[in-house]
RNA sequence: AGAGCGGACGAGAUGGCCGCUGGCCGUCAUUUCAGAAGUGACGGCGAGAGGAAAGUCCGGGCUCCACGGGAUCACGGUGGUGGGUAACACCCACCGGCCGAAAGGCUAGGGAAAGUGCCACAGAAACGAGACCGCCUCGCGGGUUUCCGCGCGGUAAGGGUGAAAGGGUGAGGUAAGAGCUCACCAGCAGGUCGGGUGACCGGCCUGGCUAGGCAAACCCCACCGGGAGCAAGGCCGAGCAGGAAGGAGUGGGCCUCGCGCAAGUGAGGCCCUGCGGGUGAUCCCGACCGCUAUAUCACUUCCGGGUAGGCCGCUUGAGGGGUCGAGCAAUCGGCCUCCUAGAUAAAUGGCCAUCACUUCGAGUUUCUCGAAGAACAGAACCCGGCUUACCGUCCGCCCUUGUC
Numbered sequence: 001a002g003a004g005c006g007g008a009c010g011a012g013a014u015g016g017c018c019g020c021u022g023g024c025c026g027u028c029a030u031u032u033c034a035g036a037a038g039u040g041a042c043g044g045c046g047a048g049a050g051g052a053a054a055g056u057c058c059g060g061g062c063u064c065c066a067c068g069g070g071a072u073c074a075c076g077g078u079g080g081u082g083g084g085u086a087a088c089a090c091c092c093a094c095c096g097g098c099c100g101a102a103a104g105g106c107u108a109g110g111g112a113a114a115g116u117g118c119c120a121c122a123g124a125a126a127c128g129a130g131a132c133c134g135c136c137u138c139g140c141g142g143g144u145u146u147c148c149g150c151g152c153g154g155u156a157a158g159g160g161u162g163a164a165a166g167g168g169u170g171a172g173g174u175a176a177g178a179g180c181u182c183a184c185c186a187g188c189a190g191g192u193c194g195g196g197u198g199a200c201c202g203g204c205c206u207g208g209c210u211a212g213g214c215a216a217a218c219c220c221c222a223c224c225g226g227g228a229g230c231a232a233g234g235c236c237g238a239g240c241a242g243g244a245a246g247g248a249g250u251g252g253g254c255c256u257c258g259c260g261c262a263a264g265u266g267a268g269g270c271c272c273u274g275c276g277g278g279u280g281a282u283c284c285c286g287a288c289c290g291c292u293a294u295a296u297c298a299c300u301u302c303c304g305g306g307u308a309g310g311c312c313g314c315u316u317g318a319g320g321g322g323u324c325g326a327g328c329a330a331u332c333g334g335c336c337u338c339c340u341a342g343a344u345a346a347a348u349g350g351c352c353a354u355c356a357c358u359u360c361g362a363g364u365u366u367c368u369c370g371a372a373g374a375a376c377a378g379a380a381c382c383c384g385g386c387u388u389a390c391c392g393u394c395c396g397c398c399c400u401u402g403u404c
Stems, first nucleotide, its partner, number of pairs: 001400002004397007012355007020048002023045008050376001054387002057385005062229004067286007075225005080094005095109001096107004110220002115218002117214003132159002134155003138151005167185006186210002188207008233312004242303005251272009274291004319338008357373007
């Protein structure tokens, strides 16, 4: 000097004056028979918007609804290994692949031999490949050192096209060639040994087995998965108006009460059995709800009406800070300490002074004076992440180069 990774902070700090909102405490007034709650005024104490509050992309806490369990299918999600966490598609470490000289960065990273599909253009040809130029044997014609043209056949080593063209280099062999053969290398398959928790890595042996890429294409495999959301939900107050359609099917036993001389009968309760009901679909089991006949319950669907008020939820948390210990780390544990918005049309602002930061100008270095400036952007139940937007300053570690 360049490059990489990580962290911290914020038009800031201090003081003064005025103003806004909530909490706690006190006093007074109002309401009330009284009291409480509420409302208003005054005083005191203390607090008041971010690293992303944004996106609403994940995961939860919490609340309500869904009857629960098992199996199958559909739908959705995830995809290397191990660990962390309440959980996750997040974080940490490691492995494989790619990029970079390196520090480092990226990774949608299971399967292409279950099947289907795509690879534009160029090129002869891009999965039953194939011959444009070329090389070679033979035949015919010309020519007569070499050679040229046409045809049947052989060929894929050389050249061309392309992101990619049937492993690479060399030798042998051949009419010319080719894993045709051989040596070495690469990949793949099988066997075996070693290291590692594992993904995986390495060694040795055997085999000429040797076109690919795409699954962030459909698909296959493995694993996971109820729904909705603070406009959830609860309390108080107030207010209305319901209507239509669909909707299965049986019996038995016991007890109590009423009526009746009795037979019997009516109502209620319990049990068994039967029928119906509710989940994205189906089946099984269990629990719960309902059950009387041109109708109807549970239940399903559609149409319509009322609620625009007040209070709670509402902020003490998987919370913050310090320190010690364990761990490579993420993180976890112990001890000490702190309480830091709770609005409801939405509050946290304005002015002055001094200092601080950045830029520019002037002056005699230190330093002084003057002017200007400062990005992205405002909580709304809470938390852990990810993604996006963004200016400036500071700190730490690491890589490379140059100089001393």
Model confidence (mean pLDDT): 76 of 100. Predicted 3D model of a 404-nucleotide RNA (Bacterial RNase P class A) from a Planctomycetota bacterium. The model forms 98% of the base pairs in the Rfam consensus. It was read from a public genome assembly, where an Rfam model found it. It matches the Rfam family "Bacterial RNase P class A". By type it is a ribozyme. Rfam links the family to the GO terms ribonuclease P activity, dimeric ribonuclease P complex and tRNA processing. Taxonomically the source falls in Planctomycetota (Bacteria, Pseudomonadati).